[in-house]
RNA sequence: GCGGCAGGCCUAACACAUGCAAGUCGAGGGGUAACAGGGGAGCUUGCUCCCGCUGACGACCGGCGCACGGGUGAGUAACGCGUAUGCAACCUACCCUUAACUGGGGGAUAGCCCGAAGAAAUUCGGAUUAAUACCCCAUAAUAUUUUUCUAAUGCAUAUUAUUAUCCUUAAAGUUCUGGUGGUUAAGGAUGGGCAUGCGUGACAUUAGAUAGUUGGUGAGGUAACGGCUCACCAAGUCUACGAUGUCUAGGGGGCCUGAGAGGGUAGUCCCCCACACUGGUACUGAGACACGGACCAGACUCCUACGGGAGGCAGCAGUGAGGAAUAUUGGGCAAUGGACGCAAGUCUGACCCAGCCAUGCCGCGUGCAGGAUGACUGCCCUAUGGGUUGUAAACUGCUUUUAUACGGGAAGAAACCCCUGAACGUGUUCAGGGCUGACGGUACCGUAAGAAUAAGCAUCGGCUAACUCCGUGCCAGCAGCCGCGGUAAUACGGAGGAUGCAAGCGUUAUCCGGAUUUAUUAGGUUUAAAGGGUGUGUAGGCGGGCUAAUAAGUCAGUGGUGAAAUCUGCAGCUUAACUGUAGAAUUGCCAUUGAAACUGUUAUUCUUGAGUAUAGUUGAGGUGGGCGGAAUGUGUAAUGUAGCGGUGAAAUGCAUAGAUAUUACACAGAACACCGAUUGCGAAGGCAGCUCACUAAACUAUAACUGACGCUAAUGCACGAAAGCGUGGGGAGCGAACAGGAUUAGAUACCCUGGUAGUCCACGCCGUAAACGAUGAUUACUCGUUGUGCGCGAUACACUGCGCGUGACUGAGCGAAAGCAUUAAGUAAUCCACCUGGGGAGUACGUUGGCAACAAUGAAACUCAAAGGAAUUGACGGGGGCCCGCACAAGCGGAGGAACAUGUGGUUUAAUUCGAUGAUACGCGAGGAACCUUACCUGGGCUUAAAUGUAGAGUGCAUAAACGGGAAACUGUUUUUUCCUUCGGGACUUUUUACAAGGUGCUGCAUGGUUGUCGUCAGCUCGUGCCGUGAGGUGUCGGGUUAAGUCCCAUAACGAGCGCAACCCCUAUCGUUAGUUGCCAGCGAUUCAAGUCGGGGACUCUAACGAGACUGCCGGUGUAAACCGCGAGGAAGGUGGGGAUGACGUCAAAUCAGCACGGCCCUUACGUCCAGGGCUACACACGUGUUACAAUGGCCGAUACAAAGGGCAGCUACCAGGUGACUGGAUGCUAAUCUCGAAAGUCGGUCUUAGUUCGGAUCGAAGUCUGCAACUCGACUUCGUGAAGCUGGAUUCGCUAGUAAUCGUAGAUCAGCAACGCUACGGUGAAUACGUUCCCGGGCCUUGUACACACCGCCCGUCAAGCCAUGGAAGCUGGGGGUACCUUAGGCCGGUAACCGCA
Repeated sequence: GCGGCAGGCCUAACACAUGCAAGUCGAGGGGUAACAGGGGAGCUUGCUCCCGCUGACGACCGGCGCACGGGUGAGUAACGCGUAUGCAACCUACCCUUAACUGGGGGAUAGCCCGAAGAAAUUCGGAUUAAUACCCCAUAAUAUUUUUCUAAUGCAUAUUAUUAUCCUUAAAGUUCUGGUGGUUAAGGAUGGGCAUGCGUGACAUUAGAUAGUUGGUGAGGUAACGGCUCACCAAGUCUACGAUGUCUAGGGGGCCUGAGAGGGUAGUCCCCCACACUGGUACUGAGACACGGACCAGACUCCUACGGGAGGCAGCAGUGAGGAAUAUUGGGCAAUGGACGCAAGUCUGACCCAGCCAUGCCGCGUGCAGGAUGACUGCCCUAUGGGUUGUAAACUGCUUUUAUACGGGAAGAAACCCCUGAACGUGUUCAGGGCUGACGGUACCGUAAGAAUAAGCAUCGGCUAACUCCGUGCCAGCAGCCGCGGUAAUACGGAGGAUGCAAGCGUUAUCCGGAUUUAUUAGGUUUAAAGGGUGUGUAGGCGGGCUAAUAAGUCAGUGGUGAAAUCUGCAGCUUAACUGUAGAAUUGCCAUUGAAACUGUUAUUCUUGAGUAUAGUUGAGGUGGGCGGAAUGUGUAAUGUAGCGGUGAAAUGCAUAGAUAUUACACAGAACACCGAUUGCGAAGGCAGCUCACUAAACUAUAACUGACGCUAAUGCACGAAAGCGUGGGGAGCGAACAGGAUUAGAUACCCUGGUAGUCCACGCCGUAAACGAUGAUUACUCGUUGUGCGCGAUACACUGCGCGUGACUGAGCGAAAGCAUUAAGUAAUCCACCUGGGGAGUACGUUGGCAACAAUGAAACUCAAAGGAAUUGACGGGGGCCCGCACAAGCGGAGGAACAUGUGGUUUAAUUCGAUGAUACGCGAGGAACCUUACCUGGGCUUAAAUGUAGAGUGCAUAAACGGGAAACUGUUUUUUCCUUCGGGACUUUUUACAAGGUGCUGCAUGGUUGUCGUCAGCUCGUGCCGUGAGGUGUCGGGUUAAGUCCCAUAACGAGCGCAACCCCUAUCGUUAGUUGCCAGCGAUUCAAGUCGGGGACUCUAACGAGACUGCCGGUGUAAACCGCGAGGAAGGUGGGGAUGACGUCAAAUCAGCACGGCCCUUACGUCCAGGGCUACACACGUGUUACAAUGGCCGAUACAAAGGGCAGCUACCAGGUGACUGGAUGCUAAUCUCGAAAGUCGGUCUUAGUUCGGAUCGAAGUCUGCAACUCGACUUCGUGAAGCUGGAUUCGCUAGUAAUCGUAGAUCAGCAACGCUACGGUGAAUACGUUCCCGGGCCUUGUACACACCGCCCGUCAAGCCAUGGAAGCUGGGGGUACCUUAGGCCGGUAACCGCA
């Protein structure tokens, strides 16, 4: 692209323009309006008139049909439908069979004609006429009515057969004389009517309904039974097995789904029902209360002359409206079927066809084969190259379904009828021939040319088949569920590729399935939703043993029925869908025959279930009396004096008017210490001093009695803690409300002082609780261990046995697990109650109960994607236990107050570059910002500064010099300038162009690497085994011990790894070796002095190797590990001191600006060069430091002792100058050689408590040095100046021994310096730790958890704004219903000497 077959208003039973959808018969009739023929007349010769004469036929009378066919589903929950029966209670036109009959007579009427009214529809009057129209008489029974004999049958009335008698009632003609029609009766067939069993929606927040209601007698009515109707009588009838009411709905065969059971549905086709604008009514008829008939009422539409009339598409087309949505105002009666007719035939929107629609089902095609350099493009990648699109294309060969053109061309048709012939005989039957096609020149067939005419849609994260790139950046968007998107998206959009289906594909809606998620098959109720608060007991359900009978359930056989279609086989269209035919099935219902195990029923019986009896026992069981002591309060009296009371601490309160305390007596009310308990009793709620009376129960023993009497239990009835309510008492203590005092930000609370209802008693209500064992009752069965209460038996020191109750533990089994486990949550049985995601909500409405408070019953709208249970691992806790740390405490010194330095915030600025921000940023990156650094700003330049290469082009340069401009960078001009050569060119240098560059631009939340912190805390894991359904656990826990998961013991664990410790470095002691640049005891030399020199290795020291310390020894404790000891020895004693060393991981911690790197961004600039400025600003705030505030001090003088480092653009002895910083000379040293060098301390002097001889900021002046350059913006020196500050609030930091404190020294960076910083070094050198209650941090075990982003968590309520859903509201308005009242059509029945007609 095509064809075949089917389907096509699901909504408004809303309203309908127009056309058609039911007529026919002249062989019933009077007739003749139209048409045709014939005849006749007139004439104008093709016109008019006449004749019913013929074919025919408008309107009319009459017959049959119109009750079928076609449409729709409003109503109906019903004998409407389905199924099975019955009618002894019925009808049936046309059709078939049988029997009988068809005689005589009469009067009208339509039409036609005349007249009248009216706009019309239509109506009225007069005259006349026919029939298969109507009427009368005759005849008549197997019909109807009355009475009656006999017999048979059945199901009560009865029915059937038969005998006799009485009453009433028929007919139509036509004709060719064959018939055909008519009347009566009987039978059949067909179609209907009625009745009944069973089945057939929702709601109980509808529980009572019903007066013709239920039944009877009689009558009426009907085709027929019947309260169908009426009169009378009775008071019934239906209902928890759901009446009545309300809502919804045509029912079935079937169709969809499902393994089935079921669930949903009722379009096409078939059967039944109902309806025909809405409501009602009858007439006619065999049949209707009638879709295309009538009457009335109503609404609506139309016509009108305003008086009055007409109409009913839920027939076929079609129109409007509604709606997401559903077709032509077609052809034909050729076929099938129907009506009428003798027939020809007429009618038939039934039907047969055609048209529209990818609406569905089925079929076909859009080509097939070859063709690789696997071409080009596109897209992708790990990019000098590959992959994919892809045999795809081009190209070669082949085919022609389909489409196109041309040609041929059906079946469906056989009848009726006509003709001929045959057999019986003017008709029937048969044979032959002829006539008839809407679809349609269609299906189909043939020929022609040519790959020619024909592919889309969805998807590609998982479910689920199919993957990459780009764009976007929580935007745009996707989404069925989970979810995707916040700069590397297989999830959005596009592209390439792929996958699926295919003339379709995808979405949406609906139904079933999965869903055992309403569970009959086939679920549950301790904690997830769910056991009634408990008992008693009605209906109901279920029920012990033996025997017999029966046959309702049950089982088996047979028969009837279960329409067709749907299903299966076969056959026909080329196949299929589709159609035809045969068969199977229809699991159901009914009838009948049999069986008798089980259930039921009936009957006899039994004792084990249940109950009774007798004997005994037990207990806080119940009800009502009586009695008791302790305590409390109050009263009286007494003693006695200043407080009592209360609390975390207080106050309110009480008390000198004598409290509290103590003593005595008296009174009041309530509750009953000890015993007392996992005790006992009770149905539950509950029950506690002692005693009496009444009363209930359970258990044990006996096995005497009854003989299944039982279990459960909807509705009902009773009981039912506390609080509360009513009436009347009572009221000591306690104590809601209330008052006061405290606490607190507040405190309508917790605490305290008071205190009313109430608590107590009697009577009456309420009827609920975490009324819990969160576990309904009953029965049977199923391993053990160990307590305890009561009773019994047997024995008597012991011990063991039985029954009932009440506990603990543990098996099998069960359970999601926790757990339960003979007292089941195990295995089974019976009955009841209850559950079906969370919230809304145990709420609203309704109803019932209650005096009320409230209780019982008990929804929906809406909303969420969860809510929940049990267990696991973490984390957390103002949970618990154990332990540690300068964590607190005990101490020492600081910070916070001052000035200055430095960093940060903030502010400012052209810029004050950037980063770091609780601990874990803030003297941090920076271990050196005047320029540089420098990343920032302003201004001026360049387009490549530097490296390297390729390609093209140019040049002989580059460089140097000179003169200009400029702040410089840079730039302008002038001069100068290679080599080789075969003269073509080449080498080299250089310029330029292009490609590669460059970026302290962004992202540390894309990363590597590095680092901080928890924390040098003791933890973090694995293999195998074991336990658990699993997550996980065990090991790693427990008892000890340690600094330590260090070690020991124990142990379903045994081992191992990363951490701890040790191994490494420094230091403390000694030895050996070595002896310069170090050292110098002894021996010598020299000097004012001096290891200066000769020498020496003894010592110090240097720097290599060793030794040494291991709880090794002793004593004690302990099983051990280990601990204790002022132990010994030793330089050092219990990891000797210090350093390096940082597990698994956490903080999306820090760093893209140290470096590296993915992605993104800039490219005459975000690159790069230069000058100047800035990073150094300054109302302020914070951190870290320095110096101080002074006498343990300041100043002056004298004097002693280190370590570790540095040094050639350097450190510099020494000499000279300068007050000094320093300068000028000069020498040694590339270093154990030379050089840089201590201070506190010690000794003496002075100051004498002052803003000072403390303190030194700030400022002024003059200098020194570094450097191209000290203005912004360096350090130092001298002189002068001499600020704040007199020990610092809340709070807070460091430190446990050579530590803190204090004192100086050196180095890195570096021209110089902001250094008071940092990193090292040595000198002097303390105090304190009772202890772990508390603060902080951490470790282990345990516990709770609604947390897991893990308490900085989670989460509740109000309010504000908007939105969603639902209510209320002054009112306004519409629809429906009940009752009452008013008015009342048409129709039917009846009445009536009414009217008309006939006799």

Overview: The prediction has a mean pLDDT of 81. Small-subunit ribosomal RNA from an uncultured prokaryote, 1399 nucleotides, folded computationally. The RNAcentral record of the sequence draws on ENA.